[in-house]
Molecule: Glycine riboswitch aptamer
Organism: Marivibrio halodurans
């Protein structure tokens, strides 16, 4: 200094709405039951729109450094991507095993 494991890790709206998407759940019809179908309601996804965040990743200027007239740079700035409940992700920081 790298790879794996492992423990810690922050900020920003659980925002608003469409859908012929999945899944519970409540009611009705057909039905012998399994099923279907049709309406609600919930949760989740995609999709669109605002506003915000910054510590995957990009990018950009730079103290600074170098083998110096060329390059290497961040926790700063920017917010393409990405993130805004919970999970999961998470720069970085400690521990251990391996190269």
């Nucleotide at each position: 200094c790298g790879c794996c494991g492992u423990g810690g890790g922050a900020g920003a709206g659980c925002g608003c709405g469409u859908c012929u998407c999945c899944g519970g759940c409540c009611g009705g019809a057909u039905g012998g039951a399994u099923a279907u179908c049709c309406g609600g309601c919930c949760g989740g996804g995609c999709c669109g729109c605002c506003g915000c965040c910054g510590a995957a990743g990009g990018a950009g200027c730079a103290a600074c450094c170098g083998c110096c007239c060329c390059g290497g740079a961040a926790u700063c700035u920017c917010u393409c991507a990405g993130g805004c409940a919970a999970a999961g992700g998470g720069a970085c920081c400690g521990c251990g095993u391996c190269g």